[in-house]
């Protein structure tokens, strides 16, 4: 130098889910009843992994949290810079 990995930033892409009643300063908001939703996070099981006394584990399951106009937020891809390591 290239190449691949793993972190951090920044930057593109990102889904899915109500209704009723009542009130109020009525683009919405709040209160109450009931349901939905999974992709922050959190837990459970475990498919598989490994250095196999044990440990790591999901986009699967749970809905505690979180959401159900938007905005925010967002797993997860893509990308650029940075630092690390390894291969050539």
């Nucleotide at each position: 130098g290239u190449c691949g990995a793993g972190c951090a930033u920044g930057u593109g892409g990102g889904a899915g889910a109500a209704c009723c009643g009542g009130g109020g300063u009525c683009g919405c908001c709040c209160c109450g009843g009931u349901g939905c939703c999974g992709a922050a996070g959190g837990a459970g099981c475990a498919a598989c992994c490994g250095c196999c006394c044990c440990g790591g584990a999901a986009a699967c399951u749970c809905u505690c949290a979180g959401g159900c106009c938007a905005a925010a937020g967002g797993a997860c891809c893509g990308u650029a810079u940075g630092c690390u390591c390894g291969a050539c």
The RNA shown here (Glycine riboswitch aptamer) has 88 nucleotides and comes from Pseudodonghicola xiamenensis DSM 18339. Its mean pLDDT, the model's own confidence on a scale to 100, is 80. The sequence was found by an Rfam model in a public genome assembly. Rfam family: Glycine riboswitch aptamer. Rfam's curators write: This family represents the bacterial glycine riboswitch. Glycine riboswitches usually consist of two metabolite-binding aptamers domains with similar structures in tandem. The aptamers cooperatively bind glycine to regulate the expression of downstream genes. Its family is annotated with glycine biosynthetic process in the Gene Ontology. Taxonomically the source falls in Pseudodonghicola xiamenensis (Bacteria, Pseudomonadati, Pseudomonadota, Rhodobacterales).